[in-house]
This record gives sequence, C1' cells and structure tokens, in this order.
RNA sequence: UCGAAUAUUGGGCAAAACCGUCGAAAGGCGGCGACGCAAAGCCUUGGGUCUAAUGGCGUAGAAACGCCUAUGAUUGCCAGGUUGCCGGC
Repeated sequence: UCGAAUAUUGGGCAAAACCGUCGAAAGGCGGCGACGCAAAGCCUUGGGUCUAAUGGCGUAGAAACGCCUAUGAUUGCCAGGUUGCCGGC
C1' cells in the first nucleotide's frame, strides 16, 4: 500500500406534531412521541439567524399601521472552549 475475514459493549439524547404551562414575541419548561445525532453533553466567547417588549422615527392627527434597534432567543446554525463513552496504537 492492496485484498479478505472477524470484532465493534452498555447504553445515551430526542426533531416535528399533539396536550399543558410561562413569555409581548422568538422561544423555554413538562408530558407524550421519534426525525435524526458519535458529543444532538455543557458554556453565547466570535459569527449567523429569529423575535421587537422597551426606546427612537414616520404618518395632518389619538389609536391603528410601518421602519430601525437586543438588553431577548437559538448549543439540533457554524466556529471556539471544555468534559465524557467505545475501540485501536
């Protein structure tokens, strides 16, 4: 380097939908349920994406409406950090 054969544990997590609940929303939590995942364990540090309460602006004008904006969310968006399981050397 090529080919063949054999072995590869115990297991873990849980998408969407549905039900309940929290939240302005995105979304979170719990139950049920499995689409998938060798880190689909943990952490928002960098980027991306989502939402727009608050705040600002616009409209003749209150309301309505529209636009901008994370301090909010997403770790099952990517990267990074960190910790595990199995096998081999």